Transfer RNA from Candidatus Iainarchaeum sp., 74 nucleotides, folded computationally. The coordinates come from a structure-prediction model, not an experiment, and the mean pLDDT is 81. The organism belongs to Candidatus Iainarchaeum, within Archaea. Rfam family: tRNA.

RNA sequence: GGGCCCGUAGCUCAGCCUGGCAGAGCAUUGGUCUUAUACACCAAGCGCCGGCGGUUCAAAUCCGCCCGGGCCCA
Numbered sequence: 001g002g003g004c005c006c007g008u009a010g011c012u013c014a015g016c017c018u019g020g021c022a023g024a025g026c027a028u029u030g031g032u033c034u035u036a037u038a039c040a041c042c043a044a045g046c047g048c049c050g051g052c053g054g055u056u057c058a059a060a061u062c063c064g065c066c067c068g069g070g071c072c073c074a
């Protein structure tokens, strides 16, 4: 220098192909239960979807550029 993959909640990841309410598990907080803790159950808070533009009535999703990480080739 070239190619491919990844970036979404505190953490691990779905959702992207086929545009239309942003989700799951764990964790955290509160409650029930318990003498108490844990377990179990119930509930809540969680995100400007890596950044900037473009297309569109509408973008996490499509397009371009850039940033960060990983792998391969040279």
Base pairs, nucleotide, nucleotide: 001073002072003071004070005069006068007067010026011025012024013023020057028044029043030042031041032040050066051065052064053063054062